This is a predicted structure of a 362-nucleotide RNA (Bacterial RNase P class A) from a soil metagenome. Its Rfam family is "Bacterial RNase P class A". Its family is annotated with dimeric ribonuclease P complex, ribonuclease P activity and tRNA processing in the Gene Ontology. Rfam classes the family as a ribozyme. Model confidence (mean pLDDT): 76 of 100.

RNA sequence: GAGUUGGCCAGACAAUCGCUGCGUCGCAAGGCGUGGAGGAAAGUCCGGGCUCCAUCGGGCAGAGUGCCAGGUAACGCCUGGGGGGCGCGAGUCCACGGAAAGUGCAACAGAAAGUAAACCGCCUAAGCGUCACGCAAGUGAGGCCGGUAAGGGUGAAACGGUGCGGUAAGAGCGCACCGCGUCGGUGGCAACAUUCGAUGGCACGGUAAACCCCACUCGGAGCAAGAUCAAAUAGGGAGGCACGCAGCGAAAGCUGCAAUGCGUGGCCCACGCAGCUUCCGGGUAGAUCGCUUGAGGUACAUGGUGACAUGUAUCCCAGAGGAAUGAUUGUCCACGACAGAACCCGGCUUACCGGCUGACUC
Numbered sequence: 001g002a003g004u005u006g007g008c009c010a011g012a013c014a015a016u017c018g019c020u021g022c023g024u025c026g027c028a029a030g031g032c033g034u035g036g037a038g039g040a041a042a043g044u045c046c047g048g049g050c051u052c053c054a055u056c057g058g059g060c061a062g063a064g065u066g067c068c069a070g071g072u073a074a075c076g077c078c079u080g081g082g083g084g085g086c087g088c089g090a091g092u093c094c095a096c097g098g099a100a101a102g103u104g105c106a107a108c109a110g111a112a113a114g115u116a117a118a119c120c121g122c123c124u125a126a127g128c129g130u131c132a133c134g135c136a137a138g139u140g141a142g143g144c145c146g147g148u149a150a151g152g153g154u155g156a157a158a159c160g161g162u163g164c165g166g167u168a169a170g171a172g173c174g175c176a177c178c179g180c181g182u183c184g185g186u187g188g189c190a191a192c193a194u195u196c197g198a199u200g201g202c203a204c205g206g207u208a209a210a211c212c213c214c215a216c217u218c219g220g221a222g223c224a225a226g227a228u229c230a231a232a233u234a235g236g237g238a239g240g241c242a243c244g245c246a247g248c249g250a251a252a253g254c255u256g257c258a259a260u261g262c263g264u265g266g267c268c269c270a271c272g273c274a275g276c277u278u279c280c281g282g283g284u285a286g287a288u289c290g291c292u293u294g295a296g297g298u299a300c301a302u303g304g305u306g307a308c309a310u311g312u313a314u315c316c317c318a319g320a321g322g323a324a325u326g327a328u329u330g331u332c333c334a335c336g337a338c339a340g341a342a343c344c345c346g347g348c349u350u351a352c353c354g355g356c357u358g359a360c361u362c
Stems, first nucleotide, its partner, number of pairs: 001362009011332007019036007038338001042349002045347005050222004062218005067081005082096001083094004097213002102211002104207002119152002121148003127144002130141004160178006179202001180200005185194003226289004236280006244257005260274005296315008333336001
């Protein structure tokens, strides 16, 4: 100088005026003290706590995850490791089970795209013709039928690579080396590795974020969850009271008399409406709880490569309810980005002016 990777900060200070939770004083108004957004509060993509509903267990369907081991409340997260790609390197990226269960797909090009294929090329050994030469045996040149995956060409992909032998020409056809598969040994908890041994001439093509198969995980809804208290009106249930007065009568009943309140309305007639009261249950408005002390923060020690765990000490750090966390002024600097809690945590992803710092590489 160039780079890789982890952590931290997110304008500072002061004054004035406000908003809001809590504590305290006060009859009250209010005073005083104290706390008051983030690293992502965001997206709502995963995982859990909590609440209600459902629920013996199991299965189907559906969704998800997918190398190994560990961490964790749990995870699709994190840590360490293995394998593969990229990088000189520090590092970084990977949806990384199965294609010798089955089905499907592969545009264009190409002869052929799968237990495949002969377009050009190479060959004419076997089989059948033709021609030329030759006395003949035969030789040579075409053809048909063939052989051939070495070479060319197409393609993302065409049935291991190099060399020697071999052959009509070729070919793992044979051999040597390299590579690959299988089995065993060895190392490792495992994934896997292997400069070890044996064995097979060996390609069994690709695609599973295509269906599918295998293994494992998952009940549903969400704080407007849910719990408690509980007006008014209407409706529901239960109880109590009233349902006239007088006479006669044992009673049933008979006879006579009297009509209550409210509304419309100036009044009358008329018309309309109406038992009273107590309690219970459900439940609306409303209020309270859920609500922030928590898988919590900080420091140290111990164990562990690490994620993390354990122990000790210490701290309390927003909790509203149409929604507070602000405004103004001054000074300074490196001139200030993305962005605003709504039940709570653990992650991931995305956004972001800049600054500080640890480790490492070339």